Overview
A computed fold for a 71-nucleotide RNA from a Spirochaetota bacterium, annotated as transfer RNA.

């Protein structure tokens, strides 16, 4: 150059085209003489741009980025 894959909250991962989940951390706050662990709450995310659909993280296209492969 040319083929795959991957891209989501602070990190680690689910998710039949129909309300984006769980751990871990953050923050409050119970319990504790006090930390620690538990246990209740709560915050926070779909890589850009487009297209198909009534309706897209999701199907299609292109564009970044990283990963593997062939030249």
């Nucleotide at each position: 150059g040319c083929c795959u894959c991957u891209a989501g909250a602070g990190c680690a991962u689910g998710a039949c085209g129909g309300u984006a989940a769980u751990g871990c951390u953050g923050c409050g706050g119970a319990c504790u003489c006090u930390u620690a662990a538990u246990c209740c709450g709560u915050a926070g995310a779909c890589c850009u741009g487009g297209g198909u659909u009534c309706g897209a993280c999701u199907c299609c296209c292109u564009g970044u980025a990283g990963g593997g492969g062939c030249a």
The source organism's lineage runs through Bacteria, Pseudomonadati and Spirochaetota. The RNAcentral record of the sequence draws on ENA. Its Rfam family is "tRNA". The family's RNA type in Rfam is transfer RNA. Its mean pLDDT, the model's own confidence on a scale to 100, is 81.